RNAcentral holds the full RNA, with entries from ENA and SILVA. Small-subunit ribosomal RNA, 3' major domain from Sphingomonas phyllosphaerae, 476 nucleotides, folded computationally. Lineage of the source: Bacteria > Pseudomonadota > Alphaproteobacteria > Sphingomonadaceae > Sphingomonas. Rfam family: Bacterial small subunit ribosomal RNA. The prediction has a mean pLDDT of 84.
Context: one part of a larger RNA
RNA sequence: UGACGGGGGCCUGCACAAGCGGUGGAGCAUGUGGUUUAAUUCGAAGCAACGCGCAGAACCUUACCAGCGUUUGACAUGUCCGGACGAUUUCCAGAGAUGGAUCUCUUCCCUUCGGGGACUGGAACACAGGUGCUGCAUGGCUGUCGUCAGCUCGUGUCGUGAGAUGUUGGGUUAAGUCCCGCAACGAGCGCAACCCUCGCCUUUAGUUACCAUCAUUUAGUUGGGUACUCUAAAGGAACCGCCGGUGAUAAGCCGGAGGAAGGUGGGGAUGACGUCAAGUCCUCAUGGCCCUUACGCGCUGGGCUACACACGUGCUACAAUGGCGACUACAGAGGGCUGCAAUCCCGCGAGGGUGAGCUAAUCUCCAAAAGUCGUCUCAGUUCGGAUUGUUCUCUGCAACUCGAGAGCAUGAAGGCGGAAUCGCUAGUAAUCGCGGAUCAGCAUGCCGCGGUGAAUACGUUCCCAGGCCUUGUACA
Numbered sequence: 001u002g003a004c005g006g007g008g009g010c011c012u013g014c015a016c017a018a019g020c021g022g023u024g025g026a027g028c029a030u031g032u033g034g035u036u037u038a039a040u041u042c043g044a045a046g047c048a049a050c051g052c053g054c055a056g057a058a059c060c061u062u063a064c065c066a067g068c069g070u071u072u073g074a075c076a077u078g079u080c081c082g083g084a085c086g087a088u089u090u091c092c093a094g095a096g097a098u099g100g101a102u103c104u105c106u107u108c109c110c111u112u113c114g115g116g117g118a119c120u121g122g123a124a125c126a127c128a129g130g131u132g133c134u135g136c137a138u139g140g141c142u143g144u145c146g147u148c149a150g151c152u153c154g155u156g157u158c159g160u161g162a163g164a165u166g167u168u169g170g171g172u173u174a175a176g177u178c179c180c181g182c183a184a185c186g187a188g189c190g191c192a193a194c195c196c197u198c199g200c201c202u203u204u205a206g207u208u209a210c211c212a213u214c215a216u217u218u219a220g221u222u223g224g225g226u227a228c229u230c231u232a233a234a235g236g237a238a239c240c241g242c243c244g245g246u247g248a249u250a251a252g253c254c255g256g257a258g259g260a261a262g263g264u265g266g267g268g269a270u271g272a273c274g275u276c277a278a279g280u281c282c283u284c285a286u287g288g289c290c291c292u293u294a295c296g297c298g299c300u301g302g303g304c305u306a307c308a309c310a311c312g313u314g315c316u317a318c319a320a321u322g323g324c325g326a327c328u329a330c331a332g333a334g335g336g337c338u339g340c341a342a343u344c345c346c347g348c349g350a351g352g353g354u355g356a357g358c359u360a361a362u363c364u365c366c367a368a369a370a371g372u373c374g375u376c377u378c379a380g381u382u383c384g385g386a387u388u389g390u391u392c393u394c395u396g397c398a399a400c401u402c403g404a405g406a407g408c409a410u411g412a413a414g415g416c417g418g419a420a421u422c423g424c425u426a427g428u429a430a431u432c433g434c435g436g437a438u439c440a441g442c443a444u445g446c447c448g449c450g451g452u453g454a455a456u457a458c459g460u461u462c463c464c465a466g467g468c469c470u471u472g473u474a475c476a
Stems, first nucleotide, its partner, number of pairs: 001476002003473003007470007015460002019424005026316008034307002042053002064302007073127001077126002079123005086105002090101004108117003129291002132289003138285002140280003143276001145274001150189006156165003169180003195268004200236007209226003214223002239262001242256005318417001322376006334365003339358002344353003383414001388409007430452007
């Protein structure tokens, strides 16, 4: 100087408390451990691994296993020899890769006519190739403490020195934020602001948006209009600015007015010096090591989907604030041409047929909870839907291992869950549906969107984490 203390002081945080809803019990989904296996590819490991890499394993993916093949190679550059290359039909062997045969069409560019250049077959060698090892050799990227308020430097001063001072102290703040004081005076990286978005207003603009006034229509449909809504560009608006109190006449704090918004207005992006030899050599790049008729490459089939069990994360429930039936409203944000598909018809349904319109403010995907009426009356039930049988639908070369969905039948566990434990302070929690990426198909996951919409916070004694000052130390 740090680090640590079941030392002290001050302070902060959904840290506790006050509340609301969960997890831990059940069934299922998913990830992991373990076990099994020819293989169940590999990585991730307290917080900060475990719906994580994977924004989607039937083949492919795929790295794993078995078998069948291949050796200048699936891919790159160079040398030599030959040929245009390419597209297409059919057949044979084979699981296919591949090997053999066959049909038709076509016959590159430049040229000094020597040749050269693309493309392609062959040969030998330099080499290719490796998701092989080392993240404790590395770059890059990322997590974490933590959006915590800290981390430093120059000069000066003090100290033999390590170092100190500044950065401590009195107030204050979300903040090393600001004020005052002070052997310090300044400065840098952080904080804040500048950026995006939501909330109010104005101007400009008016189609595909809108419709108050005038006609018109089944319908903003058409004429007309740009007020309003909305769209999307530029501006305005909030600064403790005003008033009162308090404070040290300061910084600030408290209350009030005005205002769409009030003291950082809400949300986001933004992550200092560093810590964990944190994670990643399987995104990529890369040193070293290793393989080179194989640890490379191609293919078929299998596996990653196994199942006495254990854990994490979720979904659905256990019901009456509910289930079922009928009727009936109201979104936002996104997507759409190998696409989204209205309408009509067929089917109980998944879906099929038809195909208007739309390269989209034009057409389309497109709501549910809520509401009204009826029924069920506390029961393993008209709750719950697992499991199983069966008949189908769709995607796809192909759903056996191993897809999703529909109908009928079946109707399991489950009576609100032990010790323990998690999230959340407002348009939040809870609850309801919708969209998107990936994607042929497959979502209870992820990323977004809106609808309905609470309760509670006395307070900081205690648990956890962190910041500043101080004290002890046989630790570095």